[in-house]
The RNA shown here (c-di-GMP-I riboswitch aptamer) has 88 nucleotides and comes from a Syntrophomonadaceae bacterium. Its mean pLDDT, the model's own confidence on a scale to 100, is 87. Rfam family: c-di-GMP-I riboswitch aptamer. From the family's description: GEMM was predicted in a large-scale screen for bacterial structured RNA regulatory elements.
């Protein structure tokens, strides 16, 4: 320097929920709030996976339905990259 581990030490992120806003929605972001994380830090065309369905495309006399994401959305699903202190 590396791989493995993760006691100890400063810390560090923030689920659900609820409030404001944004968004057709999924979900995003403010603020409260702590469920839990050794990467809950980055990275979603250009790795798998999963949600939504607005346009569209179909069904249908209506009502409603179904299909669909090349670049909507999830990374706190796997994953890839990167990184603080140690420890053996």
């Nucleotide at each position: 320097g590396a791989u493995c581990c993760g006691a100890a030490a400063g810390g560090g992120c923030a689920a659900a929920a609820c409030u404001g806003c944004c968004g057709a929605a999924a979900g995003g972001u403010u603020g409260u709030g702590a469920c839990g994380c050794a990467a809950a830090g980055c990275u979603a065309a250009a790795g798998g996976g999963g949600c939504u369905a607005a346009a569209g495309c179909u069904u249908a006399u209506u009502c409603a339905g179904g299909c669909c994401a090349g670049a909507g959305c999830c990374a706190g699903c796997c994953a890839g990259c990167u990184g603080c202190c140690g420890g053996u």